[in-house]
RNA sequence: AAAGAUCGCUUCUAGGGUUCCGAUUCAUCCAAGGCUGAAUGACUGGUCCGAGAGAAGCAAGCUGUCUAGCGCAAUGGACAGCCACACGGCGGGACAAAAGCCCGGGAGAG
Numbered sequence: 001a002a003a004g005a006u007c008g009c010u011u012c013u014a015g016g017g018u019u020c021c022g023a024u025u026c027a028u029c030c031a032a033g034g035c036u037g038a039a040u041g042a043c044u045g046g047u048c049c050g051a052g053a054g055a056a057g058c059a060a061g062c063u064g065u066c067u068a069g070c071g072c073a074a075u076g077g078a079c080a081g082c083c084a085c086a087c088g089g090c091g092g093g094a095c096a097a098a099a100g101c102c103c104g105g106g107a108g109a110g
Base pairs, nucleotide, nucleotide: 008058009057010056011055012054015049016048020046021045022043023040024039025038026037027036029034030033061082062081063080064079065078066077067076068075085105087108091103092102093101
């Protein structure tokens, strides 16, 4: 200097808005409490979205041992270990909408 590999899935959390539910306010009707409509997410909430650089688990992969097989090789199975590191915009995109989601382990920086 170049090339390749490591970037998986599930559940949850940080976080997020407002489709639906609830709540609040206003109004009509009805009569003492409720139906309907509209508005409100600087409304705690439920549904919902949700992390490469958050958590746990599973899977894959690598290394070793044992095992099926007359033996080697190939292939399969079991067990154990490993499974690292990671500063990061602006702007744009989707769903109802927003976001640590996606563009993106990007641009850039060291």
Molecule: Guanidine-I riboswitch aptamer
Organism: Leptolyngbya sp. NIES-3755